Predicted 3D model of an 89-nucleotide RNA (Glycine riboswitch aptamer) from Phenylobacterium deserti. Taxonomically the source falls in Phenylobacterium (Bacteria, Pseudomonadati, Alphaproteobacteria, Caulobacterales). Its mean pLDDT, the model's own confidence on a scale to 100, is 79. Of the family's consensus pairs, 86% are formed in the model. It was read from a public genome assembly, where an Rfam model found it.
């Protein structure tokens, strides 16, 4: 300089589950009660798995603390991109 994987930042896709019931409040949001659900933030757990296999990393299985269950907003993970950062070749 390149290429790769990653981080960080834009874009674009992006499931599920009650616009539940009753107060409160000027509606929407919010806040109290009440049960019911759902998992792809995050968290936690069991280990399939993975590696340098002393050890460590560790799931899209589990759990639902927490979030979430009309739109919006968020969203794991996938694409493409870049002024960059770290790592290897």
């Nucleotide at each position: 300089c390149c290429a790769a994987c990653u981080c960080u930042c834009g874009c674009g896709g992006g499931a599920g589950a009650g616009a539940c019931c009753g107060g409160a409040c000027u509606c929407g949001a919010u806040c109290c009660g009440g049960a019911g659900c759902c998992g792809a933030a995050g968290g936690c757990g069991c280990a399939a798995c993975c590696g340098c296999c002393c050890c460590g990393g560790a799931a899209a299985c589990g759990c639902u603390c927490a979030g979430g269950c009309a739109a919006a907003a968020g969203g794991a993970c996938c694409g493409c991109g870049a002024c960059g950062g770290g790592c290897u070749g």